c-di-GMP-I riboswitch aptamer from a Nitrospirota bacterium, 77 nucleotides, folded computationally. Its Rfam family is "c-di-GMP-I riboswitch aptamer". Rfam links the family to the GO term cyclic-di-GMP binding. Of the family's consensus pairs, 94% are formed in the model.
RNA sequence: UCUCGAUAAAGCCAAACCUUUCGUAAGAAGGGGACGGAAAGCGGCGGGUCUUGUCAAAAGAUGGCCGAGCUGCCGAA
Numbered sequence: 001u002c003u004c005g006a007u008a009a010a011g012c013c014a015a016a017c018c019u020u021u022c023g024u025a026a027g028a029a030g031g032g033g034a035c036g037g038a039a040a041g042c043g044g045c046g047g048g049u050c051u052u053g054u055c056a057a058a059a060g061a062u063g064g065c066c067g068a069g070c071u072g073c074c075g076a077a
Base pairs, nucleotide, nucleotide: 004075005074012037013036017032018031019030020029021028022027035064041070042069045067046066047065048062049061050060051059052058
């Protein structure tokens, strides 16, 4: 350094649920809260799923579904 990921250390994020606001909705943001996470950091590029709409088109949501991309803390075996 790579692979790898510990009953290690220091920190980090925060599911469900409750609540406020926004959105037709999927959902998002803030507060509370922890099921979990070594990329649960970043961006919707590809696929999936979901919503609106529809003759069709199209527009959107999800990065805590998967793949690929970019970046990154620690260091036992």